Predicted 3D model of a 75-nucleotide RNA (transfer RNA) from Fusicatenibacter saccharivorans.
The coordinates come from a structure-prediction model, not an experiment, and the mean pLDDT is 84.
It matches the Rfam family "tRNA". Rfam describes the family as follows. Transfer RNA (tRNA) molecules are approximately 80 nucleotides in length.
The organism belongs to Fusicatenibacter, within Bacteria.
RNAcentral holds the sequence, with entries from ENA.

[in-house]
RNA sequence: GGCCGAAAUAGCUCAGCCGGUAGAGCACUUCACUCGUAAUGAAGGGGUCGUCAGUUCGAAUCUGAUUUUCGGCUU
Repeated sequence: GGCCGAAAUAGCUCAGCCGGUAGAGCACUUCACUCGUAAUGAAGGGGUCGUCAGUUCGAAUCUGAUUUUCGGCUU
């Protein structure tokens, strides 16, 4: 370099991936509790799902191309 496979979703770690309003834990913000902090409890904010197209009434999910990362095979 070529080929094959896997992964990319919230600040982080991940689920959802047999098409139908996008979630959990931790973190963050506010409130309660406390003399105060931590812990605990309650509420809340935060993502157009790597990118670009296609199929579809409807795509994180299916198809194609492409970027990055990891692994394997090969010269």